RNAcentral holds the full RNA, with entries from Greengenes. The part of an RNA shown here (small-subunit ribosomal RNA, central domain) has 349 nucleotides and comes from an uncultured bacterium. Its Rfam family is "Bacterial small subunit ribosomal RNA". The prediction has a mean pLDDT of 87.
Context: one part of a larger RNA
RNA sequence: CUGGGUGUAAAGGGAGCGUAGACGGAUAGGCAAGUCUGGAGUGAAAACCCGGGGCUCAACCCCGGGACUGCUUUGAAACUGUUUAUUUAGAGUGCUGGAGAGGUAAGUGGAAUUCCUAGUGUAGCGGUGAAAUGCGUAGAUAUUAGGAGGAACACCAGUGGCGAAGGCGGCUUACUGGACAGUAACUGACGUUGAGGCUCGAAAGCGUGGGGAGCAAACAGGAUUAGAUACCCUGGUAGUCCACGCCGUAAACGAUGACUGCUAGGUGUCGGGGGGGCAAAGCCAUUCGGUGCCGCAGCUAACGCAAUAAGCAGUCCACCUGGGGAGUACGUUCGCAAGAAUGAAACUC
Numbered sequence: 001c002u003g004g005g006u007g008u009a010a011a012g013g014g015a016g017c018g019u020a021g022a023c024g025g026a027u028a029g030g031c032a033a034g035u036c037u038g039g040a041g042u043g044a045a046a047a048c049c050c051g052g053g054g055c056u057c058a059a060c061c062c063c064g065g066g067a068c069u070g071c072u073u074u075g076a077a078a079c080u081g082u083u084u085a086u087u088u089a090g091a092g093u094g095c096u097g098g099a100g101a102g103g104u105a106a107g108u109g110g111a112a113u114u115c116c117u118a119g120u121g122u123a124g125c126g127g128u129g130a131a132a133u134g135c136g137u138a139g140a141u142a143u144u145a146g147g148a149g150g151a152a153c154a155c156c157a158g159u160g161g162c163g164a165a166g167g168c169g170g171c172u173u174a175c176u177g178g179a180c181a182g183u184a185a186c187u188g189a190c191g192u193u194g195a196g197g198c199u200c201g202a203a204a205g206c207g208u209g210g211g212g213a214g215c216a217a218a219c220a221g222g223a224u225u226a227g228a229u230a231c232c233c234u235g236g237u238a239g240u241c242c243a244c245g246c247c248g249u250a251a252a253c254g255a256u257g258a259c260u261g262c263u264a265g266g267u268g269u270c271g272g273g274g275g276g277g278c279a280a281a282g283c284c285a286u287u288c289g290g291u292g293c294c295g296c297a298g299c300u301a302a303c304g305c306a307a308u309a310a311g312c313a314g315u316c317c318a319c320c321u322g323g324g325g326a327g328u329a330c331g332u333u334c335g336c337a338a339g340a341a342u343g344a345a346a347c348u349c
Stems, first nucleotide, its partner, number of pairs: 003321004007303002012317001014200004021193003025087007033080002035076002038073001041071002048066007090190001091187003094183004102176007109153001114148007124135002161168002205246006214240002219235004257316006265294009275284002298305002322349003331342004
């Protein structure tokens, strides 16, 4: 390389947009590059393969045939390709409508914690398995009133919703993205995937400037213990928050790439549509899109999956090829750094 694979054994890129490329709907006609077909010429000899023969055999040599997969040329037109004309089932646009923690910015609300001021009030409070460190007669804890400030949004809340993923939750406003249902007016294959590339990307971390209530790495003290650089307690700084700029990684998980078609049923739930018996929030059957559970065929090493497939097929990309060494070394690229990406071998079992 081929083959076989990638939920859990090694293996799906964290996610999207998209370039090259690969693959690609229906009908009719043209061309004939691929494809198929016939012909003749050429395709040197030797070598090669098959059958004979000659040296006592063999190597070696000789003869005949094949082959030399090519070039050239006559035709065919189903398929691929190409081109012309058309079409509407894929895709997109328009119109009508409802749903949503989708995004960005500004404003705003109440509960709670902490702190400050004032009142009441007096000896404790706090904390634990038990304690102590700590706070408190300079009046704490508790309680009442007022004020300051930061962060997060109880109930509603739901295997509920939205988003490509990361993720998104008080309320209001502005701007704005996508999906869905119905309709069938328009375009007419405009599609799928996507090496490179570009963009987004939790938390922690980094830079500059703010902010700092609570929590809290580091750190300090008190306990525990044989020790206790921990678990428990009292404190507490970075950080957590905001703006701008980096970083680019996660068990970034459904450990399951994207897209399309097909293949028993049952039962919840969310968003829409038309219909029925009757008037009905409701009921019945049905349809499209999402999200769950159970289950047949089939698949699977088993567990399990099962129209949201891990079933049956197709297109394209990514990745795997025994364990350790090792996601290491070296080199390169990126980064302020931390480090990230790419990524071996010796040796060993």